[in-house]
Context: one part of a larger RNA
């Protein structure tokens, strides 16, 4: 001077309590251990791993396996020789590739050569998703958006440090403001940005109207405790006025000194080692999708606040040329035919929706509830759906009657519900990313449980 305390004082968080709604029981979707296996590639492992890297595993991706092969290599820079390059077909082969027969004779140029481009040879050398994240950079998680981590001069102490940063008051904050042997600074805080909530002014096309204004976009204005009143020495604090909006409006991004030898050598780079006819490269077929079990996330249910018919209404964000793909036909459908618009405020996806609202039917049951599984017909993407893909029809109708110790979210346009769009992506979404529609209880309060911060005291810890 730290760290600990089942030691104390303050203080704070969906940290408890006060509600709402899952999980934990089923079924299924996913990821993991574990097991099987030629291989089930490989990495996250309490919080900080387990719908995580992957915002897409049929070929590909792939990194693993089996088997065919190749050996200066799939690639890159240097050297020699030979040929322009390119292309056609023919034989074996599951490709990969290998053997072979033709057709071509380009451009510059001083007719030696040279660019490019292929082939063959030597060797320097490529080339490793082979080890090490305990040898690193870079990035990132996590205490934690918690309010904290230092410096200079000075002073005090023999030192180590210690003051400052403590105390009293306040604050969401080491935020202020009062005092003090302190005075200042510096890195966090906050503010300087985006985005929204309200106005105006300009522009207004392709947007809705025809007269105000919607809406798109860009500049402004506006909130600052500025006014009043009540406490305070002050700093704030409590009410009121006005106003769209009030005391940080409300969300984002933004992450201090440092912990965790946290995570990544497999994203890229890198020291060190370590294979070079192989731990490197090419291809085919196969696995990553397997299955006694156990755990994590999740979606569908268990039904009447409901399930099925019919009708009817009202959104944002977003996407589009190797695309989105209208009208109108065709099919019960998925879909297919067609063939107009659109390179987008025009045209499409998209009539843009779904809970909603009108009506009508079930009558409380394993059911007109659930939909798992399964048979059979069929669609679309694709070279190709058997391992391995989505979707429709008809049929089948499995568990499930709300869930045991436990346990997680969330304080407001949240939670809970409902649905659209987007990025991967030929095809695929119960994940993820962002969008609007409906739209709630509850917080007495800090006794406790968890993390946390300030000061203080203890120790035989460092």
């Nucleotide at each position: 001077u730290g760290a600990c305390g089942g030691g104390g004082a303050c203080c704070c968080g969906c940290a408890c309590a006060a509600g709402c709604g899952g999980u934990g029981g089923a079924g299924c979707a996913u990821g993991u251990u574990c097991u099987u296996u030629a291989a089930u590639u490989c990495g996250a492992u309490g919080g900080u791993a387990a719908a995580c890297g992957a915002u897409a595993a049929a070929c590909c991706u792939u990194a693993c396996c089996a088997g065919g092969g190749u050996u200066u290599g799939a690639c890159a820079u240097c050297c020699u020789u030979c040929g322009a390059a390119u292309u056609a077909c023919u034989u074996c082969g599951a490709a990969a590739g290998a053997a072979g027969u033709g057709a071509g004779u380009g451009c510059u140029u001083u007719u030696u050569a040279g660019a490019a481009c292929g082939a063959a040879g030597u060797g320097a050398c490529a080339g490793g998703u082979g080890c090490u994240g305990c040898a690193u950079g870079g990035c990132c998680g996590u205490c934690g958006u918690c309010a904290g981590c230092u410096c200079g001069u000075g002073u005090c102490g023999u030192g180590a440090g210690a003051u400052g940063u403590u105390u009293g008051g306040u604050u969401a904050a080491g935020u202020c403001c009062a005092u003090c042997a302190a005075c200042g600074a510096g890195c966090g805080c906050a503010a300087c940005c985006c985005u929204u909530a309200u106005g105006a002014a300009u522009a207004g096309u392709u947007g809705g109207a025809u007269u105000u204004u919607u809406c798109u976009a860009u500049u402004c204005a506006g909130a600052c405790u500025g006014c009043c009143c009540c406490g305070g020495u002050a700093a704030c604090g409590g009410g009121g006025a006005g106003g769209a909006a009030g005391g940080g409006g409300g969300g984002g991004a933004u992450g201090a000194u440092g912990u965790c030898a946290g995570g990544u050598c497999a994203g890229u780079a890198u020291u060190g080692c370590c294979c070079u006819u192989a731990c490197a490269c090419c291809c085919u077929g196969g696995g990553c999708u397997a299955g006694a079990a156990a755990c994590g996330u999740g979606c569908u249910a268990c039904a009447a606040u409901g399930g099925c018919c019919g009708g009817u209404a009202c959104a944002a964000c977003g996407g589009g040329c190797a695309g989105c793909c209208a009208a109108g036909g065709c099919g019960u459908g998925a879909g297919c035919c067609g063939g107009a618009g659109c390179u987008a405020a025009u045209c499409c996806c998209a009539u843009c929706a779904a809970a909603g609202c009108c009506g009508g039917u079930c009558c409380c049951a394993g059911u007109u509830c659930g939909g798992a599984u399964u048979g059979c017909a069929g669609g679309c993407u694709g070279a190709a759906a058997c391992u391995c893909g989505c979707c429709u029809g008809c049929a089948u109708g499995a568990a499930g009657u709300c869930g045991g110790a436990a346990u997680c979210g969330c304080u407001a346009g949240u939670a809970a519900u409902c649905g659209c769009a987007g990025a991967u992506c030929a095809g695929c979404a119960u994940g993820u990313u962002g969008c609007g529609g409906u739209g709630a209880a509850u917080a007495c309060g800090u006794u406790c449980c968890c993390g946390g911060g300030u000061c203080u005291u203890g120790u035989a810890c460092a």
Background:
Predicted 3D model of a 462-nucleotide part of an RNA (small-subunit ribosomal RNA, 3' major domain) from a wastewater metagenome. It matches the Rfam family "Bacterial small subunit ribosomal RNA". Gene Ontology terms of the family: structural constituent of ribosome and ribosome. The coordinates come from a structure-prediction model, not an experiment, and the mean pLDDT is 82. The full RNA is in RNAcentral, with records from SILVA.